Molecule: transfer RNA
Organism: Panagrolaimus sp. PS1159
């Protein structure tokens, strides 16, 4: 330098145009328990990387940018 890929909760990820954006782990509250752990039931945690565009409607499609790890040269 080139063509692709990824970016969604603290972490790992799902969600390929339409119901309120979800799961596991972690956190927190309660139950159980002498207590810790385990188990069970809740709660909290997200302007979906940034800025534009398309659309009645965008996490999702298009463009640019930023960041990241690989590949080719």
């Nucleotide at each position: 330098g080139g063509g692709a890929c990824a970016a969604u909760a603290g972490c790992u990820c799902a969600g390929u145009g339409g119901u309120u954006a979800g799961a596991g782990c972690a956190g927190u509250u309660g139950a159980c328990g002498c207590g810790u752990a385990a188990u069970c039931a809740g709660c909290a945690g997200g302007u979906c990387g940034u800025g534009g565009g398309u659309u009645c409607a965008a996490a999702u499609c298009c463009c640019a940018c930023u960041u990241g790890g690989a590949c080719c040269a």